[in-house]
Formats: sequence, structure tokens, C1' cells
RNA sequence: GGGCGGUUAGCUCACUGGUUAGAGUGCUGCCUUGACAUGGCAGAGGUCAGUGGUUCGAGUCCACUACCGCCCA
Repeated sequence: GGGCGGUUAGCUCACUGGUUAGAGUGCUGCCUUGACAUGGCAGAGGUCAGUGGUUCGAGUCCACUACCGCCCA
């Protein structure tokens, strides 16, 4: 330099172009216990990497940029 894949909650990851973006785990509070752990209930936590474009409507489609990984040279 070229090709491919990835970027969404603290972490690991889902999400068919259409109402308010979700799960597990972690975190906080409450219940339960003499106390802890387990368990149960509730809650907080998001620039869906960035910019532009397509569309009535984009996390989702397209282009470019940035970063990460793999392959080729």
C1' cells in the first nucleotide's frame, strides 16, 4: 500500500428502515438473615465511533474519516 471484518450501557454482546434502543453481568437501594452469602423486587447508567448522503423516517442502507483485529504484498 491492497482486501475483509469489527466499533451499541462499566464489561461481554443482541437489535428486520417505523412508538420510548435491549439482554446477561456489574453498580445502587429495598426485602429476606443475628450477620454475610444466595435469592427476590425496584432503579440508575447510551453522542448506537465521527462527518456527510439516501429516505416521509437511519443504530440499521451508502460514501468518507478515525481506531481495533485478521489476511495479502

Source information
A computed fold for a 73-nucleotide RNA from a Dehalococcoidia bacterium, annotated as transfer RNA. The coordinates come from a structure-prediction model, not an experiment, and the mean pLDDT is 81. Its Rfam family is "tRNA". Rfam classes the family as a transfer RNA.